[in-house]
Context: one part of a larger RNA
RNA sequence: CGAAGGGGACUUGAGGGGAGCUGCCCUCAGUACGAGAGGACCAGGGUGGACAGACCUCUGGUGUGCCAGCUGUCCCGCCAGGGGCAUCGCUGGGUAGCCAACGUCUGGCAGCGAUAACCGCUGAAAGCAUCUAAGUGGGAAACGCGCCCCAAGAUGAGGUCCCCCACCGGGUUAACCGGGUAAGACCGCCGGGAGAUUACCGGUUACAUAGGCGGGAGGUGUAAGCGCAGCAAUGCGUUCAGCCAACCCGUACUAACGGUCGAGGG
Numbered sequence: 001c002g003a004a005g006g007g008g009a010c011u012u013g014a015g016g017g018g019a020g021c022u023g024c025c026c027u028c029a030g031u032a033c034g035a036g037a038g039g040a041c042c043a044g045g046g047u048g049g050a051c052a053g054a055c056c057u058c059u060g061g062u063g064u065g066c067c068a069g070c071u072g073u074c075c076c077g078c079c080a081g082g083g084g085c086a087u088c089g090c091u092g093g094g095u096a097g098c099c100a101a102c103g104u105c106u107g108g109c110a111g112c113g114a115u116a117a118c119c120g121c122u123g124a125a126a127g128c129a130u131c132u133a134a135g136u137g138g139g140a141a142a143c144g145c146g147c148c149c150c151a152a153g154a155u156g157a158g159g160u161c162c163c164c165c166a167c168c169g170g171g172u173u174a175a176c177c178g179g180g181u182a183a184g185a186c187c188g189c190c191g192g193g194a195g196a197u198u199a200c201c202g203g204u205u206a207c208a209u210a211g212g213c214g215g216g217a218g219g220u221g222u223a224a225g226c227g228c229a230g231c232a233a234u235g236c237g238u239u240c241a242g243c244c245a246a247c248c249c250g251u252a253c254u255a256a257c258g259g260u261c262g263a264g265g266g
Base pairs, nucleotide, nucleotide: 001153005164006163007162008161009160010159011158015150016149017148018147021049022048023047024046025045026044027043033038051107052106053105054104055103059101060099061098062097066093067092068091069090070089071086072085073084074083075082076081111145112144113143118138119137120136121135165266167179168178169177170176184261185260186259187258188204189203190202191201192200209255210254211253212251213250214249215248216247218244219243220242225238226237227236228235229234
């Protein structure tokens, strides 16, 4: 820009892409078959491998903004207590998120159609025979559906529901032009399990969008100070303490200030 007014939401699927694997065990049944040895079809059930997708409840990994322990050194006047640097200084743990996991869940199926080789039925030409010439069945992980994803610029531009609509001025009162609006949209702003940018999603005071604050979960693992015991190192008590990121719930204290477009009866 188009899709024959301007919008919002939900869709159909022309067309395209993906997937498509397979072992073992059990039942049928030690049956059919076979002298025996051996040992099924058909049908049903279970459990794996590899592959693929999703997810983080569990098991783990990471977790340089969490907690603790430890060393050297410089600094906060000293003690005590801390801060900086040393690969995040080293070590032990660890919330959220993330994980192409070592974790969890799910998938390939079934079914239908039309077929290949092949197997038939009926059946002439050719009194027989013949699956074929007329006619008519069966039959593959291949093909078309079925399952998953994209998809109406599918210009053949589809469908459904809902919202807004007889505004003002110019004009040969016609097309058209300009303006203010509607539903709505966009920019801006506060943000996000969304993200390179963009896009997408939430919020914008009639507000829980982010921060802060309060509570909870969760992580560290019992702070500092003081008291007691000990010459002291240290231990014990106060104290399942103290500190605490991203998680959950709540709460307007802080920040979401503002602006531009957008139909005219099709």
Predicted 3D model of a 266-nucleotide part of an RNA (large-subunit ribosomal RNA, domain VI) from a Pseudomonadota bacterium. The organism belongs to Pseudomonadota, within Bacteria. The full RNA is in RNAcentral, with records from ENA. The prediction has a mean pLDDT of 87. It matches the Rfam family "Bacterial large subunit ribosomal RNA".